[in-house]
RNA sequence: GCUGGUAUAGCUCAGUCGGUAGAGCACUUCACUCGUAAUGAAGGGGUCGUGCGUUCAAGUCGCAUUACCAGCU
Numbered sequence: 001g002c003u004g005g006u007a008u009a010g011c012u013c014a015g016u017c018g019g020u021a022g023a024g025c026a027c028u029u030c031a032c033u034c035g036u037a038a039u040g041a042a043g044g045g046g047u048c049g050u051g052c053g054u055u056c057a058a059g060u061c062g063c064a065u066u067a068c069c070a071g072c073u
Stems, first nucleotide, its partner, number of pairs: 001072007010025004019056001027043005049065005
């Protein structure tokens, strides 16, 4: 220098044919208990690495770019 992959909640990861984003764990509150843990119920937390574009509509499609990983030279 070239090619490919990954990037989504605090962490690990889903997300269909483009239709407005979820799970588990963690966190908060409540119930239960003499108390703790466990268990049950409820709740908060994101604009999807960044920018631009296509579209009525983008996590999803296109281009550029950043970080990390792998391969080639």

About this RNA
The RNA shown here (transfer RNA) has 73 nucleotides and comes from a Clostridia bacterium. Lineage of the source: Bacteria > Bacillati > Bacillota > Clostridia. It matches the Rfam family "tRNA".